[in-house]
RNA sequence: GCGGUCGUUGUCUAGGGGUUAUGACUCAAGCCUUCCAAGCUUGUAGCGCGGGUUCGAAUCCCGCCGACCGCA
Numbered sequence: 001g002c003g004g005u006c007g008u009u010g011u012c013u014a015g016g017g018g019u020u021a022u023g024a025c026u027c028a029a030g031c032c033u034u035c036c037a038a039g040c041u042u043g044u045a046g047c048g049c050g051g052g053u054u055c056g057a058a059u060c061c062c063g064c065c066g067a068c069c070g071c072a
Stems, first nucleotide, its partner, number of pairs: 001071007010025003018055001027043005048064005
C1' cells in the first nucleotide's frame, strides 16, 4: 500500500429498517440475615465520528477514525 472482518453502558453480548435497544457480570439503593456472603426487588449507565438514502437508520450506502486477520 491492497483486501477482509469488526466497533452497542465500566466489561462481555443480542438485535441487520418501525413499541421503552436484549441479557449477564459489575456498581448503587432496598429486603432478608446478629454481621458478611449468597438470594430477592428496583435503579444508574450504551449504538466510534461525519454525511447520504428513507415517512422512519444501531441496522442500508459513502467517507474518516480505531482494533484484528490476510497478502505484498
Annotation: A computed fold for a 72-nucleotide RNA from a Thermoplasmatota archaeon, annotated as transfer RNA. Its Rfam family is "tRNA". From the family's description: Transfer RNA (tRNA) molecules are approximately 80 nucleotides in length. It is annotated as a transfer RNA. The sequence is in RNAcentral, with records from ENA and MGnify. The organism belongs to Thermoplasmatota, within Archaea.